Transfer RNA from an uncultured Bacteroidota bacterium, 73 nucleotides, folded computationally. The prediction has a mean pLDDT of 81. It matches the Rfam family "tRNA". It is annotated as a transfer RNA.
């Protein structure tokens, strides 16, 4: 230095043709249990890496930019 691939909740991942952002895990309350450990229900929690743009409206589309694997040089 060229080319690709992933960046979403602490973690580990969905997320359809652009139209209220989710699951499991873990956390916290509550309940089952004599207790732990485990079951069950509730709950919380997110500037979708960033930054501009397109659009009535963007995780989703276009430009640039950063990080981290991979390939070539």
């Nucleotide at each position: 230095c060229g080319g690709g691939a992933u960046g979403u909740a602490g973690c580990u991942c969905a997320g359809u043709u652009g139209g209220u952002a989710g699951a499991g895990u873990a956390c916290g309350c509550g309940u089952c249990u004599g207790g732990g450990g485990g079951g069950c229900g509730c709950g919380a929690g997110g500037u979708c890496g960033c930054a501009c743009g397109u659009u009535c409206g963007a995780g989703c589309c276009g430009u640039g930019u950063c990080a981290u694997c991979c390939c070539g040089a």